[in-house]
RNA sequence: GCCGGAGUAGUUCAGUGGUAGAACGCCAUCUUGGUAAGAUGGAGGCCGAGAGUCCGAUUCUCUCCUCCGGCUCAA
Numbered sequence: 001g002c003c004g005g006a007g008u009a010g011u012u013c014a015g016u017g018g019u020a021g022a023a024c025g026c027c028a029u030c031u032u033g034g035u036a037a038g039a040u041g042g043a044g045g046c047c048g049a050g051a052g053u054c055c056g057a058u059u060c061u062c063u064c065c066u067c068c069g070g071c072u073c074a075a
Base pairs, nucleotide, nucleotide: 001071002070003069004068005067006066007065010024011023012022013021018055026042027041028040029039030038048064049063050062051061052060
């Protein structure tokens, strides 16, 4: 330098053109001898950044950034 993959809640990951979910974790209440286990409820993300297409973008296109893997390489 080229190619491919990933970037979504604190963490690990789904999702897919019609304003985003799970598990674990966190908070509260109940239960309990109990700060464990269990039950119920709740908070928390605008989906890496920017632009474009579209009535509408996390999803499609382009550029850039970060991470991972592979390939190549001459001066």

The RNA shown here (transfer RNA) has 75 nucleotides and comes from Candidatus Yanofskybacteria bacterium RIFCSPLOWO2_02_FULL_47_9b. The coordinates come from a structure-prediction model, not an experiment, and the mean pLDDT is 80. Its Rfam family is "tRNA". Rfam classes the family as a transfer RNA. The source organism's lineage runs through Bacteria, Bacteria candidate phyla and Candidatus Yanofskyibacteriota.